[in-house]
Context: one part of a larger RNA
RNA sequence: AGACGGGGACCCGCACAAGCGGUGGAUCAUGCGGUUUAAUUCGAUGAUACGCGAGGAACCUCACCAAGACUUGACAUAUAGCUGCAAGUCCGUCGAAAGACGGACCGCCUUCGAGGGUGCUAUACAGGUGCUGCAUGGUUGCCGUCAGCUCGUGCCGUGAGGUGUACCGUUAAGUCGGGUAACGAGCGCAACCCCCACUGUGUGUUAAAUGUACACGCAGGACUGCCUGGGCAACCAGGAGGAAGGCGGGGACGACGUCAAAUCAGCAUGGCCCUUACGUCUUGGGCAACACGCAUGAUACAAUGGUCGGUACAAAGGGUAGCCAAGCCGCGAGGUGGAGCCAAUCCCAAAAAACCGGCCUCAGUUCAGAUUGUAGGCUGCAAUUCGCCUGCAUGAAGUUGGAAUCGCUAGUAACCGCGAAUCAGAACGUCGCGGUGAAUACGUUCUCGGGUCUUGUAUU
Numbered sequence: 001a002g003a004c005g006g007g008g009a010c011c012c013g014c015a016c017a018a019g020c021g022g023u024g025g026a027u028c029a030u031g032c033g034g035u036u037u038a039a040u041u042c043g044a045u046g047a048u049a050c051g052c053g054a055g056g057a058a059c060c061u062c063a064c065c066a067a068g069a070c071u072u073g074a075c076a077u078a079u080a081g082c083u084g085c086a087a088g089u090c091c092g093u094c095g096a097a098a099g100a101c102g103g104a105c106c107g108c109c110u111u112c113g114a115g116g117g118u119g120c121u122a123u124a125c126a127g128g129u130g131c132u133g134c135a136u137g138g139u140u141g142c143c144g145u146c147a148g149c150u151c152g153u154g155c156c157g158u159g160a161g162g163u164g165u166a167c168c169g170u171u172a173a174g175u176c177g178g179g180u181a182a183c184g185a186g187c188g189c190a191a192c193c194c195c196c197a198c199u200g201u202g203u204g205u206u207a208a209a210u211g212u213a214c215a216c217g218c219a220g221g222a223c224u225g226c227c228u229g230g231g232c233a234a235c236c237a238g239g240a241g242g243a244a245g246g247c248g249g250g251g252a253c254g255a256c257g258u259c260a261a262a263u264c265a266g267c268a269u270g271g272c273c274c275u276u277a278c279g280u281c282u283u284g285g286g287c288a289a290c291a292c293g294c295a296u297g298a299u300a301c302a303a304u305g306g307u308c309g310g311u312a313c314a315a316a317g318g319g320u321a322g323c324c325a326a327g328c329c330g331c332g333a334g335g336u337g338g339a340g341c342c343a344a345u346c347c348c349a350a351a352a353a354a355c356c357g358g359c360c361u362c363a364g365u366u367c368a369g370a371u372u373g374u375a376g377g378c379u380g381c382a383a384u385u386c387g388c389c390u391g392c393a394u395g396a397a398g399u400u401g402g403a404a405u406c407g408c409u410a411g412u413a414a415c416c417g418c419g420a421a422u423c424a425g426a427a428c429g430u431c432g433c434g435g436u437g438a439a440u441a442c443g444u445u446c447u448c449g450g451g452u453c454u455u456g457u458a459u460u
Stems, first nucleotide, its partner, number of pairs: 001460002004456002007454007015444002019408005026299008034290002042053002064285007073125001077124006088105007108116002127274002130272003136268002138263003141259001143257001148187006154163003167178003193251004198220007223245001226239005301401001305360007317348003322341002327336003367398001372393007414436007
């Protein structure tokens, strides 16, 4: 000087408390452990792994396994020789295919230099999701959007170092003020950037029909500016005006550093290793196994509900190998159909909770929907391993969940639906969007984490 303390003082945070809803019990989905397996590819492992990499494993992906093949190679560059045939297409045999062998067809461009291109042979080389994240770059997580971390000169100390940065107030803040052997400065904080809320104004067609609404721009507006009280000040409490008030709400933005944290499998890369294989191609299988354990979710256990009929109200997105209207067929998934739309024009598109009526009357039920049978639909070479959806039938566990534990302070929680990315198909996940819309916070004793000062120590 740090770190630590079941030391102290002060302060903060959904940290506790006050509340609301969950998890832990059930079924299912997904991930992980374990076990199994020819293989169940690899990584991530307290907080900071476990709906994580993966924003989508039937083939492909694919790295794993079995079997069959290739060896200048699936891909790049170069040289030399051969070929004057482009490439390629078709047929036959073997084959699961890849591929191998044989045959036929077509027979390249040219400035004519053997130039380009193709194929073959040979050589340099290619190739490796093989190892090392404890050799690395880059990127990322956590402490933490916590208020800290430093420097120059000066001063103090033999020195390590200290001071500045302590103290008193104040703040979300090392924010600002007072004070001070310090005076200044830098990285952080804040502001500058984006979105939302108000106003003005410009422009505008596809909206609406001459005034708006909307969209896209530009500008204004909030600064403790004004008033009252307190205070030396900073600032605090209240008030006015105002769409908005004391950081208006949200986002982007993450200091010096810590964990030899994560990633060599996004990518790049040193070293090591493989080179008729640890490279490459193909078929099939596996990543989907299942006595179990854990994590994250979905759906429920019902009457603030279920079901049937009717009537409303969004936002944000996407669409040409696409979105697909009306009509018709089908109980339905869907089929047919073909209008419109490269989209403020057309389509996806029905918003759902809600509201108005009818039935159900507390039951394992008109709750709940797992599981299974069967009949179908869709995508796709192909749904057996192993997709999604629909109809009928079947109707399991479950009557609110032990110890324990999580999220959330306002347009938030909770509930409700909608969209998108990925994507042929395949969400209960993820990322967004709106609708309805609460309760509670006395307070800081306690739990956890953090900050400043101080103290103790047998720690560095």
Small-subunit ribosomal RNA, 3' major domain from an uncultured bacterium, 460 nucleotides, folded computationally.